The part of an RNA shown here (large-subunit ribosomal RNA, domain V) has 613 nucleotides and comes from a Minisyncoccota bacterium. Its mean pLDDT, the model's own confidence on a scale to 100, is 81. Its Rfam family is "Bacterial large subunit ribosomal RNA". Its family is annotated with structural constituent of ribosome and ribosome in the Gene Ontology. The full RNA is in RNAcentral, with records from ENA.
Context: one part of a larger RNA
RNA sequence: CCUACGGCUAGACGGAGAGACCCCGGGAGCUUUACUAUAACCAAAUAUUGAAUUUUGGUGGUGAAUGCGUAGCGUAGGUGGUAGGAUUUGAAGUUCUGGUUUCGGCCAGAAUGGAUCCGUCAAUGAAACACCACUCUUUUAUCGUCAGGAUUCUAACUUUGUUACUCGUCUUUGUUCGCGAACAUUCGCGGGUGAAGACGAGUAACAAGGGACAGUGUUUGGCGGGUAGUUUAAGUGGGGCGCUUUUCUCCUAAAAAGUAACGGAGAAGUUUAUAAGGUUGGCUAGCUCCGGAUGGAAAUCGGAGCGAUAGGGCAAAGCCAUAAGCCAGCUUAACUGCAAGGCGGAUAUGCCGCGCAGAUGCGAAAGCAGAACUUAGUGAACCGACCUUGGUUAGUAGAACCGAGGGAGAUCAUCAACCAAAAGUUACCCCGGGGAUAACAGGCUAGUAGAGCCCGCGAGUCCAUAUCAACGGCUCUGUUCGGCACCUCGAUGUCGGCUCAUCACAUCCUGGGACUGAAGAAGGCCCCAAGGGUUCGGCUGUUCGCCGAUUAAAGUGAUUCGUGAGUUGGGUUCAAACCGUCGCGAGACAGGUUGGUCCCUAUCUACCGUAGG
Numbered sequence: 001c002c003u004a005c006g007g008c009u010a011g012a013c014g015g016a017g018a019g020a021c022c023c024c025g026g027g028a029g030c031u032u033u034a035c036u037a038u039a040a041c042c043a044a045a046u047a048u049u050g051a052a053u054u055u056u057g058g059u060g061g062u063g064a065a066u067g068c069g070u071a072g073c074g075u076a077g078g079u080g081g082u083a084g085g086a087u088u089u090g091a092a093g094u095u096c097u098g099g100u101u102u103c104g105g106c107c108a109g110a111a112u113g114g115a116u117c118c119g120u121c122a123a124u125g126a127a128a129c130a131c132c133a134c135u136c137u138u139u140u141a142u143c144g145u146c147a148g149g150a151u152u153c154u155a156a157c158u159u160u161g162u163u164a165c166u167c168g169u170c171u172u173u174g175u176u177c178g179c180g181a182a183c184a185u186u187c188g189c190g191g192g193u194g195a196a197g198a199c200g201a202g203u204a205a206c207a208a209g210g211g212a213c214a215g216u217g218u219u220u221g222g223c224g225g226g227u228a229g230u231u232u233a234a235g236u237g238g239g240g241c242g243c244u245u246u247u248c249u250c251c252u253a254a255a256a257a258g259u260a261a262c263g264g265a266g267a268a269g270u271u272u273a274u275a276a277g278g279u280u281g282g283c284u285a286g287c288u289c290c291g292g293a294u295g296g297a298a299a300u301c302g303g304a305g306c307g308a309u310a311g312g313g314c315a316a317a318g319c320c321a322u323a324a325g326c327c328a329g330c331u332u333a334a335c336u337g338c339a340a341g342g343c344g345g346a347u348a349u350g351c352c353g354c355g356c357a358g359a360u361g362c363g364a365a366a367g368c369a370g371a372a373c374u375u376a377g378u379g380a381a382c383c384g385a386c387c388u389u390g391g392u393u394a395g396u397a398g399a400a401c402c403g404a405g406g407g408a409g410a411u412c413a414u415c416a417a418c419c420a421a422a423a424g425u426u427a428c429c430c431c432g433g434g435g436a437u438a439a440c441a442g443g444c445u446a447g448u449a450g451a452g453c454c455c456g457c458g459a460g461u462c463c464a465u466a467u468c469a470a471c472g473g474c475u476c477u478g479u480u481c482g483g484c485a486c487c488u489c490g491a492u493g494u495c496g497g498c499u500c501a502u503c504a505c506a507u508c509c510u511g512g513g514a515c516u517g518a519a520g521a522a523g524g525c526c527c528c529a530a531g532g533g534u535u536c537g538g539c540u541g542u543u544c545g546c547c548g549a550u551u552a553a554a555g556u557g558a559u560u561c562g563u564g565a566g567u568u569g570g571g572u573u574c575a576a577a578c579c580g581u582c583g584c585g586a587g588a589c590a591g592g593u594u595g596g597u598c599c600c601u602a603u604c605u606a607c608c609g610u611a612g613g
Stems, first nucleotide, its partner, number of pairs: 001613007010605003014600002022434006028426004034230005041222008050153016067136001077135005084118003093112008157210025233245003242262001246268006269415001270313001271372002277331007286306006311320002314377001316375003335358004341352003347416001360369003383409001386406006441488001442486001443484003447481001449477006458468002495570001496568003500562001501559005508533003511528003515524002535549005576594004580589003
């Protein structure tokens, strides 16, 4: 070295299981002050549903009464007519009773009385309840009608009981048929039929209780996670939290246009009729210096210089003196119907506009004017209050409804707008996918970290360099914390311990040396050096750390933070449970706590051993 056998498990990103973590898409369980429904419940109306008494209110008819600001003989409702009217069918007056009252009175009835009383006239905004007609306010009597309250009744309806009948189930028992065992007497099973008892249901009668209530049907309103169906956005150097989502201006943008990022800066969601619009005419800011009463850095006045730095409602950019800036006169073109031709654009929106017709404003006129110096100041469809207009229909009128032309109403701001209408939680979870995307490890990088070198302010009594070293500079390493998201999500098992280790040297000890602020001893710092070595315990899951006792020393790292097909399973990181905090809740918490299944018989490589060649 080859072959065979026996071992071991470091590797074959070993086997098994389309990763339970994370993200994306889908689903399901659960919660609730998510949305929308709904069972149940509550209330009302109505039907089943009737009778009587009493009472309250509305409305209508009829009769009767009623009406007071001030002035005025006085308690003048309104309007109209009229010069008379009432009265032996009993006037004025007096007495009594009742109603009403603003306490003055007014009205009604009875008795007495026996012939008058009121108006027209003066005062009053308005003239007589003298008389007649209509009518208003307030009150009252009666009748009709509607609605409500209370009490009572019985016949609907209902509850219970008794009796009778029918049906069903079970038990006991008689009889009959069939089969089997048995043996000549019976027993078991199945079917038909009769009797008795118990229980249940239905119907009828009667009795008692309730009673037009209850119960039930329909309709309407409320309540309603009890139940159900769903929703709960996207972007995102993983996701969540945060932030953003439409429009305008500038830079990035690379001298046409266009051009991204969670790139850098800012604005808008309007304003203007007392124009900030149109037109005609006129004017020129602003700063600095000098001079000038109050007067100052800065008010108003004069001069000079610079030349647009000013101003243009508001952001920025472009533009503006012929002014688009400032002032004044007159005004409404901030018009109607179109529109050649273009810009820009995937589309849809968007933008500019010659010219024609009508009517108008300014200007002497030529002309100018279809808003604003320009670029932001916004929302498609559907629905549609409202306005104008037309129409048919089923008794008529009205209404409703439909059509045509306009049209208010959107932080539809997730702004090319899902529905009229929508939040959470899952560690009880599930499915389809992803290394398109996170956590471990690896990779790249090296901000951070560690190490070295250069310069040498300074410390070191003096003296930069025995030793330490600021401010800076140049490198290295790939041990920290990160960044990226490149292999792996049809799986690369994760901290620490145990076991067994292999390597590097930037050396902890042992060995050899230079310098020393090295007297010696003990040290400091640097150079060479990896042969060997590098402890035992207490606490904690700990690595680490602190402590105790030693030692020559108790090294720093790498090896998938070596090592779970070697072990453990204390921690972290499933299902159970408790506490605190948060949440209405389901639940949540790099908060704490107790408990909690660790599979693999070795094919190949590697290694160890034995035997043979």